[in-house]
Formats: sequence, structure tokens, C1' cells
RNA sequence: GCCCCUGUCGAGUAGCGGCCUAGCUCGCCUCGCUCUCAACGAGGAGACCGCGGGUUCGAAUCCCGCCAGGGGUA
Repeated sequence: GCCCCUGUCGAGUAGCGGCCUAGCUCGCCUCGCUCUCAACGAGGAGACCGCGGGUUCGAAUCCCGCCAGGGGUA
């Protein structure tokens, strides 16, 4: 240099064009329960989906470029 994979709340992940201004688990906050803590129960905050363009009536999802990480290759 070229090829392939990955990039979504603090962390780990789901999502495969419209039910997604995005779900789940852990963590965090509040309340309940308890003498207190833990556990358990209820509620809440938190990502516009790596960045920028394009296609489409509609994009996290398809296409292009770039960035970052990983793997392969002379």
C1' cells in the first nucleotide's frame, strides 16, 4: 500500500430500511421494604447510533470518503 472485520447510554450488548427521537443486562440516582446494610420491589437520568457526504417518501440499518481499533497479505 491492498483486502477483511469492528466502532450504538459510564461498561457489555440487541438491532439486518418504516412498530427505533433506539431495547436489554450491569452500574448510577430516587423511593419502598429493613433497626441498618445487602438482597428484593417500584420509578428515573443517561447514546440522535465514530465523523462527513450521498441514495430513499423514510437510514443505526444501503453506498462513498475519512478517522480509530483488530486481523490478513508481497
Molecule: transfer RNA
Organism: Streptomyces nanshensis